Background: The RNA shown here (Bacterial RNase P class A) has 348 nucleotides and comes from Rhodanobacteraceae bacterium UBA703.
[in-house]
RNA sequence: GGAGUCGGCCAGGCAGUCGCGGCGCGCGAGCGUCGAGGAAAGUCCGGGCUCCACAGGGCAAGGUGCCAGGUAACACCUGGGCGGCGCAAGCCGACGGACAGUGCAACAGAGAGCAGACCGCCGAUGGCCUCGCAAGAGGAUCAGGCAAGGGUGAAACGGUGCGGUAAGAGCGCACCGCGAGUCCGGCAACGGACCGGCACGGCAAACCCCACCCGGAGCAAGACCGAAUAGGGGGACCAUGACGCGGCCCGCGUCGUCCCCGGGUUGGUUGCUCGAGUCCUGCGGCGACGCAGGACCUAGAGGAAUGACUGCCCACGACAGAACCCGGCUUAUCGGCCGGCUCCCGCC
Numbered sequence: 001g002g003a004g005u006c007g008g009c010c011a012g013g014c015a016g017u018c019g020c021g022g023c024g025c026g027c028g029a030g031c032g033u034c035g036a037g038g039a040a041a042g043u044c045c046g047g048g049c050u051c052c053a054c055a056g057g058g059c060a061a062g063g064u065g066c067c068a069g070g071u072a073a074c075a076c077c078u079g080g081g082c083g084g085c086g087c088a089a090g091c092c093g094a095c096g097g098a099c100a101g102u103g104c105a106a107c108a109g110a111g112a113g114c115a116g117a118c119c120g121c122c123g124a125u126g127g128c129c130u131c132g133c134a135a136g137a138g139g140a141u142c143a144g145g146c147a148a149g150g151g152u153g154a155a156a157c158g159g160u161g162c163g164g165u166a167a168g169a170g171c172g173c174a175c176c177g178c179g180a181g182u183c184c185g186g187c188a189a190c191g192g193a194c195c196g197g198c199a200c201g202g203c204a205a206a207c208c209c210c211a212c213c214c215g216g217a218g219c220a221a222g223a224c225c226g227a228a229u230a231g232g233g234g235g236a237c238c239a240u241g242a243c244g245c246g247g248c249c250c251g252c253g254u255c256g257u258c259c260c261c262g263g264g265u266u267g268g269u270u271g272c273u274c275g276a277g278u279c280c281u282g283c284g285g286c287g288a289c290g291c292a293g294g295a296c297c298u299a300g301a302g303g304a305a306u307g308a309c310u311g312c313c314c315a316c317g318a319c320a321g322a323a324c325c326c327g328g329c330u331u332a333u334c335g336g337c338c339g340g341c342u343c344c345c346g347c348c
Stems, first nucleotide, its partner, number of pairs: 001344010012313007020035006037319001041330002044328005049218004062213004066080005081095001082093004096209002101207002103203002118150002120146003125143002128139004158176006177198001178196002181194005222270004232261006241255005277296008314317001
């Protein structure tokens, strides 16, 4: 200098004028102060909070799924293991169990699970033919042996090589693979060494098994105040009045006045932002994170604010805007800055 990889940060700036929302002050005009994001987004996970339900435990359903840790919790994060990709830095992975049981594998193919011989190889052994007195040699392949090579398939009952053999074969050996064995290291996932000739193929994003988690609904949750008018319940009173039932009296019901109780519509208030908060320092930890001390207050509406214009400057400005709160994940995003690491080239 080039190429790459990982992490962090900024998100036009300054000034003026006029506006908008919250809060404070003021009789008022007005003044002061604060006023979106890294994702406020998708609403996909997890929690707080609220109401309802609930003795405990189990079943079912759903979720999570290598190990250890972090956390209020998580499907998140950190560290580690294993597998894959990359020369490397690094990146990616639904990554528990296939002797608990049940099941699945189209087409092709001889054979698809404790299988199988189409082409092929052999024909040592038995039989056949030829030669030979015989021992034996040669030939073909009927019986038979084999699974190396070819062929089918996503997958063919370990792979490669050497030996071995009639041809072959873990039949023997070396390396690789495999293993429910032994020992060692590690909290563990797992790794290493030895041992075993190989028995035990694949699929659990098939049912299933194992371990752990899990009640439902959501701020339009919920709480408080509460009229006018119209309902509901109870009590007292009154002309012993009117009406209804009844032939009439008694009685019962309705209508009236007053008082008490409770529900509740419109509306108002609250929930509402001081919180698993932000920043700084120190300590513990590889780290996620935790602990201690100090400083700070940073939108809170309810038709719902955060805008417009002017001037100057530059690198010429992306995606997008709160609605109960918080932790994550994912997605969108002009341009730029900083740092760690890797590989290549050049120079000293």
The model forms 93% of the base pairs in the Rfam consensus. Its Rfam family is "Bacterial RNase P class A". The family's RNA type in Rfam is ribozyme.